[in-house]
RNA sequence: AGGGCUAUAGCUCAGUUGGUUAGAGCGUUGCGUUGACAUCGCAGAGGUCUCCAGUUCGAAUCUGGAUAGCCCUA
Numbered sequence: 001a002g003g004g005c006u007a008u009a010g011c012u013c014a015g016u017u018g019g020u021u022a023g024a025g026c027g028u029u030g031c032g033u034u035g036a037c038a039u040c041g042c043a044g045a046g047g048u049c050u051c052c053a054g055u056u057c058g059a060a061u062c063u064g065g066a067u068a069g070c071c072c073u074a
Base pairs, nucleotide, nucleotide: 001073002072003071004070005069006068007067010026011025012024013023019057028044029043030042031041032040050066051065052064053063054062
């Protein structure tokens, strides 16, 4: 220098050919259960879906660019 993959909750990840409210597990907070702890049950909080722009009635999803990480080639 060229190319590929990845970026979604504190962590690990799903998310169908663009459509009704963005989800799971773990973690965390409260309550119940216990003499107490753990386990278990119930409820909650936590997300501008990396950033900017475009297409569209409508974008996590499509297009262009940027940034970061990993890998390949030179």
Source information:
A computed fold for a 74-nucleotide RNA from a Deltaproteobacteria bacterium, annotated as transfer RNA. Its Rfam family is "tRNA". Rfam describes the family as follows. Transfer RNA (tRNA) molecules are approximately 80 nucleotides in length. By type it is a transfer RNA.